RNA sequence: GCCCGGCUAGCUCAGUCGGUAGAGCGUGAGACUCUUAAUCUCAAGGUCGAGGGUUCGAGCCCCUCGCUGGGAA
Numbered sequence: 001g002c003c004c005g006g007c008u009a010g011c012u013c014a015g016u017c018g019g020u021a022g023a024g025c026g027u028g029a030g031a032c033u034c035u036u037a038a039u040c041u042c043a044a045g046g047u048c049g050a051g052g053g054u055u056c057g058a059g060c061c062c063c064u065c066g067c068u069g070g071g072a073a
Stems, first nucleotide, its partner, number of pairs: 002071006010025004019056001027043005049065005
């Protein structure tokens, strides 16, 4: 250099046919409890790797680039 995959919340990952971004864990607060733990409820937290394009509308489609994992030679 060539081929394939991954990149979305602090972490692990969903996100269908393009139509208001989610779960679990973690964190904070509350309830319960003599207290802690466990359990339950609520909340905060996102430039969807970067930049451009298409579209009324892009996490999703197209192009370029970056990081990362794998493959062939």

Description: RNAcentral holds the sequence, with entries from ENA and Rfam. This is a predicted structure of a 73-nucleotide RNA (transfer RNA) from Sphaeroforma arctica JP610. Its Rfam family is "tRNA". Rfam's curators write: Transfer RNA (tRNA) molecules are approximately 80 nucleotides in length.